RNA sequence: GCCCGGUUAGCAUAGCGGUAGUGCGUCAGACUUCUAAUCUGAAGGUCGCGGGUUCGAUCCCCGCAUUGGGUU
Numbered sequence: 001g002c003c004c005g006g007u008u009a010g011c012a013u014a015g016c017g018g019u020a021g022u023g024c025g026u027c028a029g030a031c032u033u034c035u036a037a038u039c040u041g042a043a044g045g046u047c048g049c050g051g052g053u054u055c056g057a058u059c060c061c062c063g064c065a066u067u068g069g070g071u072u
Stems, first nucleotide, its partner, number of pairs: 001071007010024004018055001026042005048064005
């Protein structure tokens, strides 16, 4: 250089164009002599950036950034 993949909450990840979920973590409550464990609830996302298509984009298309792998 070329080819392929990843980028979604603090971390790990799902999401077949129509309300963004789950686990862990965090916070609050219940239980407990206290802590841990367990149970219940809550907060936390401009879905990497910029454009395009569409009534509507995390999802399709183009460019860029970043990251991983392959190859000369």
Molecule: transfer RNA
Organism: Kwoniella bestiolae CBS 10118